[in-house]
GlmS glucosamine-6-phosphate activated ribozyme aptamer from a Bacillota bacterium, 154 nucleotides, folded computationally. It matches the Rfam family "glmS glucosamine-6-phosphate activated ribozyme aptamer". Gene Ontology terms of the family: catalytic activity and regulation of gene expression. Rfam classes the family as a riboswitch. Its mean pLDDT, the model's own confidence on a scale to 100, is 81.
RNA sequence: CACAAUAUACAAGCGCCAGCACUCGUCGCAAGGCGAGUGGACGAGGUGGGGGAUCUCGGAAUUUUCGGCGGGUGACCCCCGGUUCGCCUGGACCGUCAAAGACCUCACAAAGCCAGGGAGCGAUCCCUUGGGGGAAAAGGGUCGGCAGGUGAGG
Numbered sequence: 001c002a003c004a005a006u007a008u009a010c011a012a013g014c015g016c017c018a019g020c021a022c023u024c025g026u027c028g029c030a031a032g033g034c035g036a037g038u039g040g041a042c043g044a045g046g047u048g049g050g051g052g053a054u055c056u057c058g059g060a061a062u063u064u065u066c067g068g069c070g071g072g073u074g075a076c077c078c079c080c081g082g083u084u085c086g087c088c089u090g091g092a093c094c095g096u097c098a099a100a101g102a103c104c105u106c107a108c109a110a111a112g113c114c115a116g117g118g119a120g121c122g123a124u125c126c127c128u129u130g131g132g133g134g135a136a137a138a139g140g141g142u143c144g145g146c147a148g149g150u151g152a153g154g
Base pairs, nucleotide, nucleotide: 014070015069016068017067019066020039021038022037023036024035025034026033027032042059048079049078050077051076080095081094082093083092085151086150087149088148089147090146101143102142103141104140105139113131114130115128116127117126118125119124
């Protein structure tokens, strides 16, 4: 340097565990101790840059999704950027698919559970283009779309 094999890492609805629950082993007459483990949030959406904080949207499920720790794309403030013919100032609302709002429209998950299979002594965990199984935002359509100054066009 090349090739091969093995292990570790890969995470942002993410990680962790000292309370708690449970399993196995061990000691003990017992209560319980000790050791090793298991459980402890199921997806969808969501990130211009910076900052601080008492810190995060919408559902599914329903024995701990309890109780906590850490993180975090939320909200807020500042800056930058976008939105109406251009530019400037202010306001409002947004974040590069860059107004809000109103009405209409359109969908979309995973787990729990069922079936089958696998790993483990066990608690328990994993697998399947398998069955079943959301909501909100987003998207599409119609409407809507501030004030002052200035310029261009008509």
The sequence was found by an Rfam model in a public genome assembly.